[in-house]
RNA sequence: AGAGUUUGAUCCUGGCUCAGAACGAACGCUGGCGGCGUGGUUAAGACAUGCAAGUCGUACGGAAUUUUAUUUUGAGUAAUCGAGAUGAAGUUUAGUGGCGAAAGGGUGAGUAAUGCAUAGGUAACGUACCCCGAUCAUCGGGAUAGCGGCGGGCCUUUGGGCCCUUUAGCGAAAGUGCCGGUAAUACCGGAUAAUAUCCUCGGGUCGUAUGGCCUAAGGAUCAAAGGUUUCGGUUGGUUUGGGAGCGGCCUAUGUCGUAUCAGCUUGUUGGUGAGGUAACGGCUCACCAAGGUAUCGACGCGUAGCGGAACUGAGAGGUUGAUCCGCCACAUCGGGACUGAGACACUGCCCGGACCCCCACGGGGGGCUGCAGUAACGAAUAUUGCGCAAUGGACGAAAGUCUGACGCAGCGACGCCGCGUGCAGGAUGAAGCCCUUCGGGGUGUAAACUGCUGUCAGGGCUAAGAAGGUGCGCUUUGGCGCAUUUGAUCGAUCCCAAAGGAAGGACCGGCUAACUUCGUGCCAGCAGCCGCGGUAAUACGAAGGGUCCAAGCGUUGUUCGGAAUCAUUGGGCUUAAAGAGCACGUAGGCGGGAAAUUAAGUGUCCUGUGAAAUCCCUCGGCUCAACCGAGGAAUUGCGGGACAUACUGGUUUCCUUGAGGCAAGUAGGGGUGUGUGGAACUACAGGUGGAGCGGUGAAAUGCGUAGAUAUCUGUAGGAACGCUAGCAGAGAAGUCGGCACACUGGGCUUGGUCUGACGCUGAGGUGCGAAAGCGUGGGGAGCGAAGAGGAUUAGAUACCCUCGUAGUCCACGCCGUAAACCAUGUCUACUAGGUUGUGGAGGUUUUGAUACCUUCGCAGCCGGAGCAAAAGUAUUAAGUAGACCGCCUGGGGAGUACGGUCGCAAGGCUAAAACUCAAAGGAAUUGACGGGGGCUCACACAAGCGGUGGAGCAUGUGGCUUAAUUCGAAACAAUGUGAAGAAUUUUAUCCUGGGUUUGACAUGCUUGGAUGCCUGCUGUGAAAGCAGUUAGGCUGCCUUCGGGUGAAACUUGCAUAGGUGCUGUAUGGCUGUCGUCAGCUCGUGUCGUGAGAUGUUGGGUUAAGUCCCUUAACGAGCGAAACCCUUAUCGCUAGUUGCCAGCGGGUUAUGCCGGGAACUUUAGCGAGACUGCCGGUGUUAAACCGGAGGAAGGUGGGGAUGACGUCAAGUCCUUAUGGCCUUUAUGCCCAGGGCUGCACACGUGCUAUAAUGGCGACCACAAACCGAAGCAAUACCGUGAGGUGGAGCAAAUCGGAAAAAGGUCGCCCCAGUUCGGAUUGUAGGCUGUAAUUCGCCUGCAUGAAGUCGGAAUCGCUAGUAAUCGCAGAUCAGCUACGCUGCGGUGAAUAUGUUCCUGAGCCUUGUACACACCGCCUGUUAAGUCACGGAAGCUGGGAGUACCUGAAGUUGGGUAGUCAAUUUUGUGAGACGCCUGCCGAUGGUAAGCCUGGUAACUGGGGCUAAGUCGUAAUAAGGUA
Repeated sequence: AGAGUUUGAUCCUGGCUCAGAACGAACGCUGGCGGCGUGGUUAAGACAUGCAAGUCGUACGGAAUUUUAUUUUGAGUAAUCGAGAUGAAGUUUAGUGGCGAAAGGGUGAGUAAUGCAUAGGUAACGUACCCCGAUCAUCGGGAUAGCGGCGGGCCUUUGGGCCCUUUAGCGAAAGUGCCGGUAAUACCGGAUAAUAUCCUCGGGUCGUAUGGCCUAAGGAUCAAAGGUUUCGGUUGGUUUGGGAGCGGCCUAUGUCGUAUCAGCUUGUUGGUGAGGUAACGGCUCACCAAGGUAUCGACGCGUAGCGGAACUGAGAGGUUGAUCCGCCACAUCGGGACUGAGACACUGCCCGGACCCCCACGGGGGGCUGCAGUAACGAAUAUUGCGCAAUGGACGAAAGUCUGACGCAGCGACGCCGCGUGCAGGAUGAAGCCCUUCGGGGUGUAAACUGCUGUCAGGGCUAAGAAGGUGCGCUUUGGCGCAUUUGAUCGAUCCCAAAGGAAGGACCGGCUAACUUCGUGCCAGCAGCCGCGGUAAUACGAAGGGUCCAAGCGUUGUUCGGAAUCAUUGGGCUUAAAGAGCACGUAGGCGGGAAAUUAAGUGUCCUGUGAAAUCCCUCGGCUCAACCGAGGAAUUGCGGGACAUACUGGUUUCCUUGAGGCAAGUAGGGGUGUGUGGAACUACAGGUGGAGCGGUGAAAUGCGUAGAUAUCUGUAGGAACGCUAGCAGAGAAGUCGGCACACUGGGCUUGGUCUGACGCUGAGGUGCGAAAGCGUGGGGAGCGAAGAGGAUUAGAUACCCUCGUAGUCCACGCCGUAAACCAUGUCUACUAGGUUGUGGAGGUUUUGAUACCUUCGCAGCCGGAGCAAAAGUAUUAAGUAGACCGCCUGGGGAGUACGGUCGCAAGGCUAAAACUCAAAGGAAUUGACGGGGGCUCACACAAGCGGUGGAGCAUGUGGCUUAAUUCGAAACAAUGUGAAGAAUUUUAUCCUGGGUUUGACAUGCUUGGAUGCCUGCUGUGAAAGCAGUUAGGCUGCCUUCGGGUGAAACUUGCAUAGGUGCUGUAUGGCUGUCGUCAGCUCGUGUCGUGAGAUGUUGGGUUAAGUCCCUUAACGAGCGAAACCCUUAUCGCUAGUUGCCAGCGGGUUAUGCCGGGAACUUUAGCGAGACUGCCGGUGUUAAACCGGAGGAAGGUGGGGAUGACGUCAAGUCCUUAUGGCCUUUAUGCCCAGGGCUGCACACGUGCUAUAAUGGCGACCACAAACCGAAGCAAUACCGUGAGGUGGAGCAAAUCGGAAAAAGGUCGCCCCAGUUCGGAUUGUAGGCUGUAAUUCGCCUGCAUGAAGUCGGAAUCGCUAGUAAUCGCAGAUCAGCUACGCUGCGGUGAAUAUGUUCCUGAGCCUUGUACACACCGCCUGUUAAGUCACGGAAGCUGGGAGUACCUGAAGUUGGGUAGUCAAUUUUGUGAGACGCCUGCCGAUGGUAAGCCUGGUAACUGGGGCUAAGUCGUAAUAAGGUA
């Protein structure tokens, strides 16, 4: 610091996602040790049990108990023991009393301010314990806890005694009554007393002020307690002043969201007086006034303890408020006071509620949000531990006691930090595992093995952490010395032993470091985003290997970051989301020039504060670190003081340029009202007229003989204003158009006359605001939603046509929205130009028209810099700046729901969420496409000729059938195609059946033994084969002839062969098609941010991207052309098998022979044609047109030749080949059948339908090709197919071979025929092992359909179509009418591009890019999810009104009760009782706010292939 993801690609906008850090975490897998931290985030829900606040005997009286002294008494000889009394010294302690219990500890429910933070104030206050100073401590008194007693019976001298029950008032308990008597540092009275308090008045001083401080005089009121002692003290008490620390109260500023909460408030705001408080105050009360607060957000609702700080971030910020520290609040819920220095009190009291516990049913008790712990809740959070040794607290004179504060330990990898699981050597690179191209490679120095070390864990010894206390001694009473004693827990160091006890987790497609094999086969699964998986998955699962971390590693959740994605730093608004429809204007914000003053903002310096801890820096202590300590810095904040005065602000004075006024002109569809005009239209009336009119793509509905349309005249009516008319004018916008009048708003120009900043913007607010719509009343010609009818259509609730109601028009009133658009807010200033229109003014030319120049305003176009993602914009900015307002923050849901508000309604304004997607979008690029445009081409159409489609047959395909009818090919570009030959073979396991298993074929290893091969024979069989027989022939090399060897062949076994099995969507190669169309690209340069563009476009021209010209392009390549073959002409050379003119010979005749080399011809080499020449056109070009010459003329005809690419086009069945499948079978061999099957449909052909013909006879003229397992002549036989036979010929020699159409003659005479030949019968021929399924040919006989073919459709532009025959390949034969070639005869038409089809180039639109066979929309059906409405049902919250009225304070009343003085008496007071106000709770009532649920209902989202249409995208077929 960035990255992935929208597209075919690009730039931008914009969201989503990732990489980082952190955590009181949880979950999964794994787990050696230690240190330091940390641990109920949920139910402020409920709690069993134990502990968490006591202490003081030096405040008090007792009680119990121990020791001891004295003494009485009993027992005993005595020692001694028992009982009692009085002392002394101890110990323990219930109670009275004092202090504490308001601290410490816990939690965050409530609380948006009675809170917190910061800075101040208190002249409006308090303070126990502590410190300093001053003062006093006198005389008395009565109570009260504690303590003792309070059972029954009998006897009694009323003293008591005995007995019983079993320890005794009552009560189950908690608790509590009566009587008696007692103490104090408890309580009370009197005295004394001030600089205390109050009253009366003074003085001084200070303060902005209410007033404060100091002080004089007089008066009034108020205190006390002792304990202990070694008698020295010590400690406590009273009053008072001060201090410290701690609190109370007040002020300012700051402190979450929401306006779908806009008004709130009656003790409310203020005053006077009183009460109350430590203290100010409506804090409370009485009276008076009517205030107070709020858009700078009151009131309401929701949420929340606040801060120091923590996390993150470069920072600014954002989020959080665990642990530690400060403050606040709370203690089961609600209320209340008491005590006290302090509480309205966590482990106190009273009352009410809920809940729980005990109970003898009468009544009682309780409060873990203390520490442990329990169940519950939950993803989730620990021990019912040890100790007061340390630190701190309470009490005490002290020892000491108490202390779940605290110190420690236990549990949890929850976090941070540290350590270890060894170190060095070690290659035959071991084994195993994995991969492999089978050669090898990886794991890997890793292991084994050798040597060494000793951290941690384990065992043993053990320091500091300890200060104090006590005893003794000394002492200046401050302490000092010696001795002794105090550790819950942890424990450094040292010693022992041993490599021994100690490694896992995630990931490996990109982002993102790390790759292979197998399994799986859109399944199982993965996934943070993009996305993987449909048979070759680096993405699933496993393995091997690797990467990253490491006692942890991953996942999930949350926060910040990245995100400049809420933008103060630091964003935007023409088209991506975003300028309000327009104006006026309130608050607010901002504001021209000069001067003076002030010092609020601003700046500098000084100062107070900003707690500590934290962060940072420097040192230091634990072996290091985490952790801890010390010092510093920082704490960006707030307050105070001094100074500065440029700028901003305040105040004052002046100025004129901003703004406005005035004067003189001026243009205009600016507005409102009234009147008026002509054209057109319609209606009505009349005339003429006589059959149609009207309307459309074409029609029909409609009108018309009752007289339409047409035409003329007249009358009536309503609406709109032709031409002028112009990106001309006016207005803020909406908008404004005949003419005239009246009223009226604004602008511009000139003058520089007046005012003197009066200005700009503008949240709310107010007004205007097209069309449609609404209300009331008019009006209504034309047009015309709705509606009716006619067409169109599959349908047509549309487009088209005929009618037609609201409406359109007027008046008044609503509505308040539009693509209300320049998709561009208003204002001001500045920043190159050119040009046009329009409204003024000035100048020049003597004047005028006019022209030119200058200048101000408005409206346009072009264009530079700049800006912009680009398109574009560009003085009328989207440039450069300033001021103010409005608005935006991914798409959908949705401008929707709910709420509010406006409206008569329709509806408007304001305006969410759940859920869902990873995009949605802008501009531009390249293609493709268009029922877009332009140019051009092609047998594309047109013009012609001949066909197909109808018939019969042939052939192929589909379908059907079948045991099987093998397979492939499927619009053009499958269908006489693979197949240039299916009777068996071919042939494919297509079917039936038989057989075989290292195989029909290849290679290697291996066994065997001389075998083995060929010709035979036998049995069986359909054959293949199987089983035999040995009859004959052949059988290598070496040899010492004993034998050896094993090459070839055979045989046994193993590796492997084989497969026309699958995948042409894994492939190579080959092929088809667009298309022989003219295109397809590259290098360098240039332009563009870029994809890309340019070149290749444009103007001409061509068959052509062919050539020329122009030109930011210049060149080049693959194509086109040319080169090649063939054909047409000529020349040269060469003449055999070809030829024969001239010469000669010969024959009935023939180049037959001699000969010739002329011709034809053959086959080699050349020539020739190049727009070369002439004329015209054209740009002086390219080229085109015409002509000459020429065999041929403008690529002469034909062929071969097929650019980049497209169709996942075709082919795994030509061959090759990856993977998969099969291996006694999907391989191999064989027999028979099938591929030929036939209701039917289609394609391609042949033959015909006849007279331009058929038949018969006779007579001509080709080219090319083939021939040895061959072509075969003459001859003979047969009607013929053919047979017999064999001359010649490996071919310019011989043969196939007859060419046919054609010509001449004759017959037929328009008919189902002398056309046509299918079909069938029969007799034959040929090939072949074989002709039945299933061949071809011949003779005779038979003689079907068919008389020119519907819709539709094919070929062809010249030696072409048409027509005629000939040959060849394949091949035993043939289904060939097919295919490939060859020649013969030989036309017609077109000189055009409107249309159909296809193609090329340019341009345009696009929401397409799988590219129009595209994309995509709405209803509806189904599933599912969330939400809204809703009769109702049911919770929660805050209040209001009324009723009830606990405890308690306070007021009033009082017949009851009560110690202190002094006997009586009295008074005050307290308690009790009654009662008033307030008052918690509870109840009733009507509403409000906010949830849950709900029959039914509404739309919305999502979901590979549902239904109906086709609305949008191209002119999307009606823009």

The RNA shown here (small-subunit ribosomal RNA) has 1519 nucleotides and comes from a metagenome. Model confidence (mean pLDDT): 82 of 100. Rfam family: Bacterial small subunit ribosomal RNA. The sequence is in RNAcentral, with records from SILVA.